Source information: This is a predicted structure of a 73-nucleotide RNA (transfer RNA) from Gasterosteus aculeatus. Model confidence (mean pLDDT): 81 of 100. Lineage of the source: Eukaryota > Actinopteri > Neopterygii > Neoteleostei > Gasterosteus. It matches the Rfam family "tRNA". Rfam describes the family as follows. Transfer RNA (tRNA) molecules are approximately 80 nucleotides in length.

[in-house]
RNA sequence: GGGGAAUUAGCUCAAAUGGUUGAGCGCUCGCUUAGCAUGCGAGAAGUAGCGGGAUCAACGCCCGCAUUCUCCA
Numbered sequence: 001g002g003g004g005a006a007u008u009a010g011c012u013c014a015a016a017u018g019g020u021u022g023a024g025c026g027c028u029c030g031c032u033u034a035g036c037a038u039g040c041g042a043g044a045a046g047u048a049g050c051g052g053g054a055u056c057a058a059c060g061c062c063c064g065c066a067u068u069c070u071c072c073a
């Protein structure tokens, strides 16, 4: 320098063909216990990497940029 992949909650990751963004773990509160753990219930946590475009409507389509990983040279 060129090709490919990834970027969504604190972490790991989902989400049919564009139509209200979720799960597990973690965190907070409550119940249970003499206490702790486990278990059960509830809750908080998202400008969806940044910018732009097409669309009534975008996590998903198109363009540019950034970061990370990987292959080639």
Stems, first nucleotide, its partner, number of pairs: 001072007010025004019056001027043005049065005